RNA sequence: GAAGUGGGGUGGGCAGUCGCGGUGCGCUUGGACGCAUCGAGGAAGGUCCGGACUCCGUAGGGCGGGAUGACGGCUAACGGCCGUGCACGGUGACGUGACGAACAGGGCCACAGAGACGAGUAAACGCCGGGCAACCGGUGUGGACGUGAAACGCGGCAACCUCCAUCCGGAGCAACACCAAAUAGGCAGACGCGUCGGCGGCAACGCCGGCACAGCGCGGCCCGCGCGAGUCUGCGGGUAGGUGGCUUGAGUCGGGCAGCAAUGUCCGGCCUAGAGGAAUGGCUGCCACGGCGCGGGUUUCGGCGCGCGCUGCACAGAAUCCGGCUUAUAGCCCCGCUUCGCAC
Numbered sequence: 001g002a003a004g005u006g007g008g009g010u011g012g013g014c015a016g017u018c019g020c021g022g023u024g025c026g027c028u029u030g031g032a033c034g035c036a037u038c039g040a041g042g043a044a045g046g047u048c049c050g051g052a053c054u055c056c057g058u059a060g061g062g063c064g065g066g067a068u069g070a071c072g073g074c075u076a077a078c079g080g081c082c083g084u085g086c087a088c089g090g091u092g093a094c095g096u097g098a099c100g101a102a103c104a105g106g107g108c109c110a111c112a113g114a115g116a117c118g119a120g121u122a123a124a125c126g127c128c129g130g131g132c133a134a135c136c137g138g139u140g141u142g143g144a145c146g147u148g149a150a151a152c153g154c155g156g157c158a159a160c161c162u163c164c165a166u167c168c169g170g171a172g173c174a175a176c177a178c179c180a181a182a183u184a185g186g187c188a189g190a191c192g193c194g195u196c197g198g199c200g201g202c203a204a205c206g207c208c209g210g211c212a213c214a215g216c217g218c219g220g221c222c223c224g225c226g227c228g229a230g231u232c233u234g235c236g237g238g239u240a241g242g243u244g245g246c247u248u249g250a251g252u253c254g255g256g257c258a259g260c261a262a263u264g265u266c267c268g269g270c271c272u273a274g275a276g277g278a279a280u281g282g283c284u285g286c287c288a289c290g291g292c293g294c295g296g297g298u299u300u301c302g303g304c305g306c307g308c309g310c311u312g313c314a315c316a317g318a319a320u321c322c323g324g325c326u327u328a329u330a331g332c333c334c335c336g337c338u339u340c341g342c343a344c
Base pairs, nucleotide, nucleotide: 001340002339003338004337005336006335007334008333009332010331012287013286014285015284016283017282018281020039021038022037023036024035025034026033041315045326046325048324049323050322051321052320053172054171055170056169065168066167067166068165069164070084071083072082073081074080085099086097087096088095089094100163101162105161106160107157108156109155117153124141125140126139127138128137129136130135176244177243178242179241186235187234188233189232190231191230194211195210196209197208198207199206200205213228215227216226217225218224251270252269253268254267255266256265257264258263289312290311291310292309293308294307295306297304298303
């Protein structure tokens, strides 16, 4: 220097302006307003695995189902991580591996081949039987060719069923708890549902009119007018709505110690979204970075740096929280190691 391999980091910055959500203070009857402060990620994504938490329940055992599977360790737990062994791939750094059991049983083994686990085709030789003979049938022996990943060897396959060992109760923050309106319905109580006439009808009853009346409406009271057979009060359940759960936590940063490591522990510092039909945004300017073009400069002609202009700047976005896995990610930066080439 080239090619490769393993790992880590970053994920634009500043200013102005218009907005959004949380909290505190001021002000306000309240809303609004003002000020201060905080406001997405390495994956917040997928919802694949494991836990915390909540309810159902008491989960002790069995059936069924699911997952895992070398050895040792880490952890709240795991199917995750670390170390080691083994197998396979690579010159190597390194990568990949569900890596228990094939005499418990079932199933499968493509193509080719007589035959794929039931063995045993054709041919050779021997024996027995039949036949005049050619030969046919049965049986035994020791080898051989060919096919194929594997040819009889207690074959191979368990990310086929299965067996063995270990683990797993179910549903999930739309969990769950509390407060609780209107309307309708439930229960209890109080007051009221009256009376006269006419018409219709077998009747129950209906209609019309007069008088009376609990209660209701016309903003509170009186009068008045209207409606009028139900009205009012209380209790309890549920709904809308609201509040909690909600973010201080297996937290994070720095250092020490133990350990090969994963990780643990000690000391010190820090508080870092909490919305919820769902805030965390838009625009402008400058700078940084990448690409392209032009200009002039320099060169060992491969390039290098300077100025100007245009253009681009990823994947994506919390929704109870946490540990992992996995997928997406423009551009840039750093470290360890390997192989090859060159120079000393």
Record summary: A computed fold for a 344-nucleotide RNA from Thiomonas sp., annotated as Bacterial RNase P class A. The organism belongs to Thiomonas, within Bacteria. The RNAcentral record of the sequence draws on ENA.